Predicted 3D model of a 1466-nucleotide RNA (small-subunit ribosomal RNA) from an uncultured prokaryote. It matches the Rfam family "Bacterial small subunit ribosomal RNA". The family has 99 seed sequences and 42,628 matches in Rfam 15.1. Its mean pLDDT, the model's own confidence on a scale to 100, is 82.

[in-house]
RNA sequence: AGAGUUUGAUCCUGGCUCAGGAUGAACGCUAGCGGCAGGCCUAACACAUGCAAGUCGAGGGGUAACAGAAGAGCUUGCUCUUGCUGACGACCGGCGCACGGGUGCGUAACGCGUAUGUAACCUACCCAUUACUGGAGGAUAGCCCGGGGCAACUUGGAUUAAUACUCCAUAGUAUCACAAUUUCGCAUGUUAUUGUGAUUAAAGUUUUUCGGUAAGAGAUGGGUAUGCGUAACAUUAGCUAGUUGGUGAGGUAACUGCUCACCAAGGCUACGAUGUUUAGGGGGCCUGAGAGGGUGACCCCCCACACUGGUACUGAGACACGGACCAGACUCCUACGGGAGGCAGCAGUGAGGAAUAUUGGUCAAUGGAGGAAACUCUGAACCAGCCAUGCCGCGUGAAGGAUGACGGCGCUACGCGUUGUAAACUUCUUUUAUUUGGGAAGAAACCUUGGGACGUGUCCCAGGCUGACGGUACCAAACGAAUAAGGACCGGCUAACUCCGUGCCAGCAGCCGCGGUAAUACGGAGGGUCCAAGCGUUAUCCGGAUUCAUUGGGUUUAAAGGGUGCGUAGGCGGAUUUUUAAGUCAGUGGUGAAAGCCUACAGCUUAACUGUAGAACUGCCAUUGAUACUGAAAAUCUUGAGUAUAGUUGAGGUAGGCGGAAUUUAUGAUGUAGCGGUGAAAUGCAUAGAUAUUAUAAAGAACACCAAUUGCGAAGGCAGCUCACUAAACUAAUACUGACGCUCAGGGACGAAAGCGUGGGGAGCGAACAGGAUUAGAUACCCUGGUAGUCCACGCCGUAAACGAUGAAUACUCGAUGUCUGCGAUAUACUGUAGGCGUCCAAGCGAAAGCAUUAAGUAUUCCACCUGGGGAGUACGCUCGCAAGAGUGAAACUCAAAGGAAUUGACGGGGGCCCGCACAAGCGGUGGAGCAUGUGGUUUAAUUCGAUGAUACGCGAGGAACCUUACCAGGGCUUAAAUGUAUUUUGACCGGCUUGGAAACAGGCCUUCUCUUCGGAGCAGAUUACAAGGGGCUGCAUGGCCGUCGUCAGCUCGUGUCGUGAGAUGUUUGGUUAAGUCCAGCAACGAGCGCAACCCCUGUGAACUGUUGCCAGCGGAUAAUGCCGGGGACUCUUUCAGACUGCCCAGAUCAACUGGGAGGAAGGUGGGGACGACGUCAGGUCAGUAUGGCCCUUACGCCUAGGGCUGCACACGUACUACAAUGCCCAGCACAAUGAGAACCAAUACCGCGAGGUGGAGGCAAUCUGUAAAACUGGGCCCAGUUCGGAUUGGAGGCUGCAACUCGCCUCCAUGAAGUUGGAAUCGCUAGUAAUGCCGUAUCAGCUACGACGGCGUGAAUACGUUCCCGGGUCUUGUACACACCGCCCGUCACAUCAUGGAAGCCGGUCGCACCCGAAGUAUCUGCUAAGGUGAGGCUGGUAACUGGGAUGAAGUCGUAACAAGGUAA
Repeated sequence: AGAGUUUGAUCCUGGCUCAGGAUGAACGCUAGCGGCAGGCCUAACACAUGCAAGUCGAGGGGUAACAGAAGAGCUUGCUCUUGCUGACGACCGGCGCACGGGUGCGUAACGCGUAUGUAACCUACCCAUUACUGGAGGAUAGCCCGGGGCAACUUGGAUUAAUACUCCAUAGUAUCACAAUUUCGCAUGUUAUUGUGAUUAAAGUUUUUCGGUAAGAGAUGGGUAUGCGUAACAUUAGCUAGUUGGUGAGGUAACUGCUCACCAAGGCUACGAUGUUUAGGGGGCCUGAGAGGGUGACCCCCCACACUGGUACUGAGACACGGACCAGACUCCUACGGGAGGCAGCAGUGAGGAAUAUUGGUCAAUGGAGGAAACUCUGAACCAGCCAUGCCGCGUGAAGGAUGACGGCGCUACGCGUUGUAAACUUCUUUUAUUUGGGAAGAAACCUUGGGACGUGUCCCAGGCUGACGGUACCAAACGAAUAAGGACCGGCUAACUCCGUGCCAGCAGCCGCGGUAAUACGGAGGGUCCAAGCGUUAUCCGGAUUCAUUGGGUUUAAAGGGUGCGUAGGCGGAUUUUUAAGUCAGUGGUGAAAGCCUACAGCUUAACUGUAGAACUGCCAUUGAUACUGAAAAUCUUGAGUAUAGUUGAGGUAGGCGGAAUUUAUGAUGUAGCGGUGAAAUGCAUAGAUAUUAUAAAGAACACCAAUUGCGAAGGCAGCUCACUAAACUAAUACUGACGCUCAGGGACGAAAGCGUGGGGAGCGAACAGGAUUAGAUACCCUGGUAGUCCACGCCGUAAACGAUGAAUACUCGAUGUCUGCGAUAUACUGUAGGCGUCCAAGCGAAAGCAUUAAGUAUUCCACCUGGGGAGUACGCUCGCAAGAGUGAAACUCAAAGGAAUUGACGGGGGCCCGCACAAGCGGUGGAGCAUGUGGUUUAAUUCGAUGAUACGCGAGGAACCUUACCAGGGCUUAAAUGUAUUUUGACCGGCUUGGAAACAGGCCUUCUCUUCGGAGCAGAUUACAAGGGGCUGCAUGGCCGUCGUCAGCUCGUGUCGUGAGAUGUUUGGUUAAGUCCAGCAACGAGCGCAACCCCUGUGAACUGUUGCCAGCGGAUAAUGCCGGGGACUCUUUCAGACUGCCCAGAUCAACUGGGAGGAAGGUGGGGACGACGUCAGGUCAGUAUGGCCCUUACGCCUAGGGCUGCACACGUACUACAAUGCCCAGCACAAUGAGAACCAAUACCGCGAGGUGGAGGCAAUCUGUAAAACUGGGCCCAGUUCGGAUUGGAGGCUGCAACUCGCCUCCAUGAAGUUGGAAUCGCUAGUAAUGCCGUAUCAGCUACGACGGCGUGAAUACGUUCCCGGGUCUUGUACACACCGCCCGUCACAUCAUGGAAGCCGGUCGCACCCGAAGUAUCUGCUAAGGUGAGGCUGGUAACUGGGAUGAAGUCGUAACAAGGUAA
């Protein structure tokens, strides 16, 4: 000293939370010792028992108990007598009991703190001084004798003493009255002196003092008065009759309405009276840098109280904790008549509570009371006991010790890491614990003994006596590592990480948050971190929080400027001079108790703790001085403010008059069928004549153009013209007044619209309402009507996004530009000056947006307001109002956010530009039929699984009869199938035959290796070792691969610059392009991945090479064929060339580029392909393979035969074939390319109608193999369900295969279904493309292929164009979205829970008031009064049927109000 948390990210505002310290604490786990401290915070609740205040015989009468002595009696160890002695119960008397100790109920007060006064007072004991101490008397307790009562106690009689009581004498410096002089004081007053008069004393004892009385003085302790300070609420605004004052009297120690009589009507209050609530105050304590905030345990001072309330007595002192009386409540005793009691003293008990100790020891020390003293008493005090409650200190060992042991845990696991020098082991030490022994200080006095001094009662010296704690502290010895470690935490904040279990469960959590199968966040473990005899949790306080801001905050948009003037109190205030000295500053004095804090030193082994000294106590009071500033007083001034004169300006205000246009209505006229209205309609009006046109009349309201970024006004607001009255501002030049000013809590005035009251008025418009539409609905938007209202007069209301979301005033601070109104110049230009209204910009400010001489800048003064969001501007109370409502204005509860500005995206039923078979223009399809195939659904024992908008559905599958196969129902197997490697070993295994069986499998019989370079190798089996296996789950744990956006033109980086920052710039802009392609410009300059190019095919040419390819020319041969000799021309193969806007013209400011042209086989990326940026969809795939984790292990593994994946009411997708004449059939006839072939392709030939069969030349391929079809030619068909179409079915065959039943394909014969061009809707394609025709290949025994992938042939139409649909790119704009519009989000209703308001009532608490009654007490009476009773009220709380809104809650219901132009801007 800060940190976490709002966002995708950022800055700010703002709350919440954490890290620190503290405690009279409590709880959980744990616990070795000592020192010092602390210990009912709750029930001022009730208390059993014991103790806590007595003492004096040297005041007294005396002698109950004890001891001694003496005497007597005798039973020789008992009884009696004597106050004789020590002593002493009860009694009289003195002193004390008012201290000490406890508690915090009450009290908001002179209670406390501080500073003063007391000239308005008292003070026992104590100290010092002066004076006196004479005489007399009567009682009474006790004791004794009686009475009453259970008891407590009480009563009668007789008798007695005192330092008890009374009287007399004496007396002053006492008290009082009067008079005179005098001192002091702010005043009342007072000091001193003198005179006169009046009044009041005493106690003995002993001879020595101690006492007693009077007086004044001191000390101590109090009483009382005053200034200042001392809690919350204004939703408490008025309170007060002894109240305020006076006179007189009474009373008190003393002043005073303290009390009373009379008189006056005062006194307090916004600087907070009164009321309500809470509370003992201070020194201090905790925290804090401080200022502050919180607190008032322990210790000290003051106050108050003593069961509750009242009262006085005694006394120096009390209205008295362990005294009295009365009343009340409670408890106890009782013979029922009556009595007793007060732990908030120390212990202790019960109760309450989360919670707080022993019914201990001693008066040894300190202190107190009494006493001459010894001494007695002392739960004050000193000690001990209990408690980790706190602070402090010590210890639980130290050194060495690596094969880094065992064990645990983890891992990439033949091993390594960690626990860990830790252990074991060796050596050493002994604090502490244990045992034994020694052993304090605290003690000096009093007293006493002896001595001394002075000279007879004081002092000094020496000795003696006295210890609860305590045989304690401390010291020594012995022993032996021996007796001693836990708690919390480990996701971030915050130091510390892995494994297992669990699976939004259990649970954690201070905040953010963690947990839904790989949890460093839950639980356990290993390891680690932090503290340590403690550690954590909870509670409370301060801090952090500058988050109430004096130090030290804010108010345009985050919470916050009053709607605006006027103005009171208050606050602040121009220049000069003088005086004063209140504020201010300085010095001095007093005080600020001690303790505490701080510093130094010292004492306990150290520390805590304690002692001594210092400093400090920031304060208050007094006094002396200073006079700059503020104040006060006085005088002066003119610049602030104002007045006068002259002018100017304007929708400034109020009242009156006038005007035209428009609208509506009425009447007349012309005129005929519609008008009106809308997106489209309808309601409505109209043949009883509308709308339209025209004339006249009436009414009410508002004032087009001018008109503006204009003007005026304090704001609200103000607009036709004119007149009257009136206010303001400004300018110019002088004169005058002389600070007269600024702001403004309360107050009062004004104050849009709507609304209210009374009376008018009412054309148009138009809430409510009615109807028509729209719609799923439409209590809306749209339309037709229409009442209040809008208008006027008077009176209320008093609010608005009353906004510049910006209070008023003054001063200062760069510029540019426009405009309004004046003035100066002669002036419509121009310029200066003054006052307004605007725009832009600098410094500065600001979170930013922005503001910027009209500040949100720099300063000053005054006012108002804010302190997280919601609840809520709500409730209650009060004020105002006719009402509506306005003003003032909370809490419970709930959330961790709510919010401002800006950024990047995404989105918009926002905008601009651009592209794409996206639309349009065309061609052909799909959707209708039949069949094929895939999917859904359904069925099933199973119909295995996956793919599901685009981006699933002839997809995985490029080929399910068995196998495949993963599915189903059976039958079997369990280290088990297959494979590989290595060791060893055998020569078998295989095969053939056969039994059971569906087979697998289980058995029987026969047979018995091959090659060899002789080294061995191959094959098969066995054995051993290693790796089991899983098409089970998770594609949301993954790799890899793929689809899609999209072959769209984008996606980024470095450096620089801008911005507080997220980010921006670059990449935007202007052109251009297929393209972020290129060019130009530019705070950017460059670069990367993409684009393009490089690669392949194709189109032209050249060159080389000529075999298996070719054959033009030459030759040979054949029925015929490059068949042969040859050839390289051509095709082809291979390698090169060629195209680059290179050239020309035009346009474009230049350029890029575009348009046109030439040449060229090809022209502007020539055509096609491969190639897919950053990323998106948790897209797809664990069933291709790989792979983490989980799961199964006589099964979820493996073998086997059969079935299923093909099932079929139905729905969808994709194809095929068609519906026919651009066709079909028959016949003839022409031209390919790709590609494949050895368990293969197969020619020629023969057989079969055919599928095919027999047989086999050739071909391991530029050599051999394979009818191209459409087209073309000719013929038939003649528009029909046909010579179209071929489904379906029957029959007969062929092929493959162990096997075609479920379930293959093909052929022939026969059969001849639907279908006549297809609804809504929808798909593909821009040229060698669509359309159309055939061919080939992979898979493959065969095939469902009409599929997929390729090849060649024939070969079109159309594109005006970018308004619209879809998708995309880019710029900009709005946003409350960021899971990003499939977003966000509002309200009612329903359900549950919670707190709260109202409420007929019911039950409490408290406060006064009125009346009745009235104890004790005050000498008596009267009166007063506690308690009690009755009544009506005030304040406040609880509860309540019912009821109102609010908050929260899981995936409820209805709509869709807001956020985008949110679909009617809000």